[in-house]
Context: one part of a larger RNA
RNA sequence: UGACGGGGGCCCGCACAAGCGGUGGAGCAUGUGGUUUAAUUCGACGCAACGCGAAGAACCUUACCUGGGUUAAAUCCGCCGGAACCUGCCAGAAACGGUGGGGUGCCCUUCGGGGAGCCGGCGAGAAGGUGCUGCAUGGCUGUCGUCAGCUCGUGUCGUGAGAUGUUGGGUUAAGUCCCGCAACGAGCGCAACCCUUGUCGUCAGUUGCAAACAGGUCAAGCUGAGCACUCUGGCGAGACUGCCGACGUCAAGUCGGAGGAAGGUGGGGAUGACGUCAAGUCCUCAUGGCCCUUAUGCCCAGGGCUACACACGCGCUACAAUGGCCGGUACAAAGGGUUGCAAGCGCGCGAGCGUGAGCCAAUCCCAAAAAACCGGUCUCAGUUCGGAUUGGAGUCUGCAACUCGACUCCAUGAAGUCGGAAUCGCUAGUAAUCGCGGAUCAGCACGCCGCGGUGAAUACGUUCCCGGGCCUUGUAC
Numbered sequence: 001u002g003a004c005g006g007g008g009g010c011c012c013g014c015a016c017a018a019g020c021g022g023u024g025g026a027g028c029a030u031g032u033g034g035u036u037u038a039a040u041u042c043g044a045c046g047c048a049a050c051g052c053g054a055a056g057a058a059c060c061u062u063a064c065c066u067g068g069g070u071u072a073a074a075u076c077c078g079c080c081g082g083a084a085c086c087u088g089c090c091a092g093a094a095a096c097g098g099u100g101g102g103g104u105g106c107c108c109u110u111c112g113g114g115g116a117g118c119c120g121g122c123g124a125g126a127a128g129g130u131g132c133u134g135c136a137u138g139g140c141u142g143u144c145g146u147c148a149g150c151u152c153g154u155g156u157c158g159u160g161a162g163a164u165g166u167u168g169g170g171u172u173a174a175g176u177c178c179c180g181c182a183a184c185g186a187g188c189g190c191a192a193c194c195c196u197u198g199u200c201g202u203c204a205g206u207u208g209c210a211a212a213c214a215g216g217u218c219a220a221g222c223u224g225a226g227c228a229c230u231c232u233g234g235c236g237a238g239a240c241u242g243c244c245g246a247c248g249u250c251a252a253g254u255c256g257g258a259g260g261a262a263g264g265u266g267g268g269g270a271u272g273a274c275g276u277c278a279a280g281u282c283c284u285c286a287u288g289g290c291c292c293u294u295a296u297g298c299c300c301a302g303g304g305c306u307a308c309a310c311a312c313g314c315g316c317u318a319c320a321a322u323g324g325c326c327g328g329u330a331c332a333a334a335g336g337g338u339u340g341c342a343a344g345c346g347c348g349c350g351a352g353c354g355u356g357a358g359c360c361a362a363u364c365c366c367a368a369a370a371a372a373c374c375g376g377u378c379u380c381a382g383u384u385c386g387g388a389u390u391g392g393a394g395u396c397u398g399c400a401a402c403u404c405g406a407c408u409c410c411a412u413g414a415a416g417u418c419g420g421a422a423u424c425g426c427u428a429g430u431a432a433u434c435g436c437g438g439a440u441c442a443g444c445a446c447g448c449c450g451c452g453g454u455g456a457a458u459a460c461g462u463u464c465c466c467g468g469g470c471c472u473u474g475u476a477c
Stems, first nucleotide, its partner, number of pairs: 002477001003475003007472007015462002019426005026317003030313004034308002042053002064303007077123006085102006106115003128292002131290003137286002139281003142277001144275001149188006155164003168179003194269004199237007208227002213224003240263001243257005319419001323378006335366003340359002344355004385416001390411007432454007
């Protein structure tokens, strides 16, 4: 100087408390440990590994296992042959291997041939490795932590390490600002500048809109004319403690009020200082060193990553009556769509099939939003709750659903009656609850990333638990 303390003071944070909903019990889904296995590829391990790398493991992916095969596939150089390319047959699981057929372009030409380009063979020289080391590294990332800190120049003090500044009195979300002070300034952070959302104006008016006029319909912006309104999206205004009062040191600021769509950072996002954890990643990529080189490289078929006495983590569905089922009837936002989205019509109980209008999309389609609301039924029961499991029959994708896909229909109807110790999230359009879309993707979503609908309760307070900031004290750790 730090670090640490079951030392002290001050102060924060869904940290506790107050409150709401969960997890821990059940079934299933998913990840992990373990076990098993020829292989169950590898990595990730307190917070900060465990629905994580995986935004898609039937083949491929694939790195693993078994078996079969191969020995230079990229580029460059030399020599030889053939244009390229298309297409058979044999053996085979395929790869690999063997053997045929068709076929001639472009430029130059002395018509012999030569050249470019591509393919094959030989030779030389090289490759390749998801093999090891993240404790040799770059890059990227997590974390403390969106915490308010971390430093520098000059000056001053100290023999020096170093201190001062950055401490103190107030204040703030903030090293935010004010005042004071041997300090005076400055940098990286904070804040602001950026995106989005909330109000208004203006410009623009199709694919959007529909108030007035006209036409028209069972109905309908359906048509003409229109751009008011909604909306879309460009520009601009708006919020600054600006105004008033109180408190305060005449300060910074705090509290209350007015006006306002909005106040005191309006809500949300992006943004992550110096550093810490030899944190994570050599399997994204790059890269030093080491190792393999008829194999630790490469190709192929099949299997495995999907195993199952168990244990744990993240979830989904429930245990029902503010509920289940049946019928009717509303109201979104944000997205996606041409090897695509598909209306309508027909067939099928259905998954779906056939046909196919329209749409490269503010035009057409996916599309129905669901909870809600109205009416009916069930009457507390392992039930008209719950849907696991299993049998049968099918649909779709795909070369192919046996290992190992999703979905549909009929039948079957398991555990489960609100969950021990313990433990998680959340302070407002939040929690809870309801559906919708997208990426990946042939197919496959209870995961992930978004979108809107309905829409709470509670916070006395900071003693305690956890994490953090500042000052101070003890200890040579």
Description
RNAcentral holds the full RNA, with entries from SILVA. The part of an RNA shown here (small-subunit ribosomal RNA, 3' major domain) has 477 nucleotides and comes from a metagenome. Its Rfam family is "Bacterial small subunit ribosomal RNA". Gene Ontology terms of the family: structural constituent of ribosome and ribosome. Its mean pLDDT, the model's own confidence on a scale to 100, is 85.